[in-house]
RNA sequence: GAAGCGGGCCAGACCGCCGCUGGUGCGAUGUCCGAAAGGAGGCACUGGAGGAAGGUCCGGACUGCACAGGGCGGCGCAGCAGCUAACGGCUGUCCACCGUGAGGUGAGGAUCAGAGCAACAGAGACGAGUCAGGGUUUGACCUCGGUCGAACCCUGGGUGAAACGGGCAAUCUCUGCGCGCAGCAACACCAAAUAGGCCAGCGUUGAUGUGGCUCCGCGGAGCUGGCGGGUAGGUGGCACCGAGUCGUGCAGCGAUGCACGGCCCAGAGGAAUGGCGGUCACGUUCGGGUCUUCUUCGGAAGACAAGGACGCACAGAAUCCGGCCUAUCGGCUCGCUUCACAC
Numbered sequence: 001g002a003a004g005c006g007g008g009c010c011a012g013a014c015c016g017c018c019g020c021u022g023g024u025g026c027g028a029u030g031u032c033c034g035a036a037a038g039g040a041g042g043c044a045c046u047g048g049a050g051g052a053a054g055g056u057c058c059g060g061a062c063u064g065c066a067c068a069g070g071g072c073g074g075c076g077c078a079g080c081a082g083c084u085a086a087c088g089g090c091u092g093u094c095c096a097c098c099g100u101g102a103g104g105u106g107a108g109g110a111u112c113a114g115a116g117c118a119a120c121a122g123a124g125a126c127g128a129g130u131c132a133g134g135g136u137u138u139g140a141c142c143u144c145g146g147u148c149g150a151a152c153c154c155u156g157g158g159u160g161a162a163a164c165g166g167g168c169a170a171u172c173u174c175u176g177c178g179c180g181c182a183g184c185a186a187c188a189c190c191a192a193a194u195a196g197g198c199c200a201g202c203g204u205u206g207a208u209g210u211g212g213c214u215c216c217g218c219g220g221a222g223c224u225g226g227c228g229g230g231u232a233g234g235u236g237g238c239a240c241c242g243a244g245u246c247g248u249g250c251a252g253c254g255a256u257g258c259a260c261g262g263c264c265c266a267g268a269g270g271a272a273u274g275g276c277g278g279u280c281a282c283g284u285u286c287g288g289g290u291c292u293u294c295u296u297c298g299g300a301a302g303a304c305a306a307g308g309a310c311g312c313a314c315a316g317a318a319u320c321c322g323g324c325c326u327a328u329c330g331g332c333u334c335g336c337u338u339c340a341c342a343c
Stems, first nucleotide, its partner, number of pairs: 001339010012280007020048007031040003050314001054325002057323005062183004074179005079093005094108001095106004109174002114172002116168002131156011187236004197227006209218003242264001244263008282311005289304006
């Protein structure tokens, strides 16, 4: 220098103006929506997307229901040792395969418990026997030279990945281990209208209602109050002192753990986290022009460069957390390998 391998990080920066949304404080106790429960609105300060917030694949927290214990069944996992709240995740290591190598990949328990399976080729493919040649015994025919068979034994070529010996457990199965079911639309609380339920009182000796309303007429079976359950609606769950995050130290090869110190770090509910302008940075492209080299004097090649245009990925939290997988313009950085050259 070229080509690679394995990690880590960033995901434009700053300023101004206008908005959206959470929290805290102040002000007010008044206004608006709503029957209520509850919600909204003013000013100031302050917080406001990601490495994947994604797919919803795996594991947990949390919540409800179920549950004495055991067995059968079902699902999942699988070298060995560890980490972890848990895992199908991660770490270390052995083995196999790939790579010159750094490294990468692995659905890596068991085939003397049992069953099942193997394209093509080949006589024969999972049941055992079969093709060719030879030998022994023997049957039938016979022109006595033989011909056609049967049983057993020996030898051998060829096919094929594999031929009484192996393979596949990514076929069933066996072994070991784990797993109750459902999910925040979980669940808890507050709570209308209407309909239905229960209780009490009044009512066919005429109620409630209605007319021109003390008296009277019409009319004819309900009316009033209370209780409880569910629904609409509302609030909590829910934004967090925690499997939190950052730094340092210690233990460990490592995943990780422990100790100390700092920080509090989005939270809606048809769903906020945005828009405009300016300056700078980055990438692509155009580029008046300047310089150098070559020249067949027409020009060509290279470098620098004011300025202009365009672009700046994948993608948007929805109960939370740990993983896996997938998407991703461009850039920075660390360690290592192979090859070439120079010393």
Predicted 3D model of a 343-nucleotide RNA (Bacterial RNase P class A) from Rhizobacter sp. A source record names the gene rnpB. Rfam family: Bacterial RNase P class A. It is annotated as a ribozyme. The organism belongs to Rhizobacter, within Bacteria.